RNA sequence: CCGUGCUGAGCGGGGCGUUAGCGGUGCCCUGUACCCGCAAUCCGCUAUAGCGGGGCUGAACGCUCGUCUGAGGCCUGGACCCGUGGGGACAGUACGCCGCGGGCAGUGUUGAGGGCCAGGUCCCGCGCGACAUAGGCCCGUGAAUCAGGUCAGGUCCGGAAGGAAGCAGCCUUAAGCGAUCGUCUGUGAGCGCCGCGGACCAGCCUGGCCUGAGCAAGCCACGGCGGGCACGCCCGGGGGUUUAUCUCCGAAGGCGGGCCGCACGG
Numbered sequence: 001c002c003g004u005g006c007u008g009a010g011c012g013g014g015g016c017g018u019u020a021g022c023g024g025u026g027c028c029c030u031g032u033a034c035c036c037g038c039a040a041u042c043c044g045c046u047a048u049a050g051c052g053g054g055g056c057u058g059a060a061c062g063c064u065c066g067u068c069u070g071a072g073g074c075c076u077g078g079a080c081c082c083g084u085g086g087g088g089a090c091a092g093u094a095c096g097c098c099g100c101g102g103g104c105a106g107u108g109u110u111g112a113g114g115g116c117c118a119g120g121u122c123c124c125g126c127g128c129g130a131c132a133u134a135g136g137c138c139c140g141u142g143a144a145u146c147a148g149g150u151c152a153g154g155u156c157c158g159g160a161a162g163g164a165a166g167c168a169g170c171c172u173u174a175a176g177c178g179a180u181c182g183u184c185u186g187u188g189a190g191c192g193c194c195g196c197g198g199a200c201c202a203g204c205c206u207g208g209c210c211u212g213a214g215c216a217a218g219c220c221a222c223g224g225c226g227g228g229c230a231c232g233c234c235c236g237g238g239g240g241u242u243u244a245u246c247u248c249c250g251a252a253g254g255c256g257g258g259c260c261g262c263a264c265g266g
Base pairs, nucleotide, nucleotide: 001266002265003264004263005262006261009057010056011055012030013029014028015027016026020046021045022044023043024042034054035053036052037051038050062259063258064257065256066255067254068253069252072249073248076244077243078242079241080240081239082238084236085235086234087233090232092231093230095226096225097224098223099222102220103219104218106215107214113211114210115209116208117207118206119205120204121203123198124197125196126195127194128192129191131188132187133186134185135184136183137182139178140177141176147172148171149170150169155164156163157162
């Protein structure tokens, strides 16, 4: 140096999560990534930290150290966005009130604003009228007898003159009934272009006269005050996106170094 057979080793690794811890199952990253069985209120283990079974390669494969790059993840911070709990110290927006009269709109010589006059508007009392209702009067009707008057006929008393009671009829009337709203009285009321008195007599409305150019404050702006919590603001917490060194890991890759076994035969 070559051949044969072995052995170590390899046939993936990592982050998160979980765990006392390790590994796996789970999710994710990386990327040539053996097979079967087990496993989440889980499975297997204990610092040599998956277990069990099978298979392949087989000492250059590989293993390892340093350094650089570095997917991805964790922590933290920043920015932005979306929910959420609380506050009312702030008072910007919004809201309410007041002011002002700069802008817009409106109104005004077809007369603004002001002044004067008249009437009305609100309330109370009385009256009048109207309405409703009750009653009286008026009108009609209304009694076999027990209402009145007059009482034919008839009856009774009487010798007679004469007298008495009295039915029907006629006239009238009581209670009652009816009609009419004509009149009077009482009562009531969401009645009145009604009258008188009181109160008010400020404002407003209508009209007239005088004067003659502003008036007004709806919106915006500006100023002041206020309360409040919808937004802003303040305190807290959650989620998402993105970013950043940094913290902790870190697959994979580049470069450099180290290790590179045993037996037999030639």